[in-house]
Transfer RNA from a Candidatus Parcubacteria bacterium, 71 nucleotides, folded computationally. The same sequence occurs in records of 2 taxa. The prediction has a mean pLDDT of 82. Rfam family: tRNA.
RNA sequence: UGCCCGGUCGUCUAAGGGUAGGACGCCACGCUUUGGACGUGGAAAUUGGGGUUCGAAUCCCUGCCGGGCAG
Numbered sequence: 001u002g003c004c005c006g007g008u009c010g011u012c013u014a015a016g017g018g019u020a021g022g023a024c025g026c027c028a029c030g031c032u033u034u035g036g037a038c039g040u041g042g043a044a045a046u047u048g049g050g051g052u053u054c055g056a057a058u059c060c061c062u063g064c065c066g067g068g069c070a071g
Base pairs, nucleotide, nucleotide: 001070002069003068004067005066006065007064010024011023012022013021018054026042027041028040029039030038047063048062049061050060051059
């Protein structure tokens, strides 16, 4: 430098055009003599910009970051 792949709550992972969900973790409450475990509830995310569409995490363009291959 060229080509290919990837980027979603703190972490891991679903949703491949129609309310962004789950697990662990965190917080609160319940239970318990206390803690843990268990139960209930809550907060928490789509890498930036633009485009297509009634509607974009999803499709297109471009930037950024990471990985792989080639030179």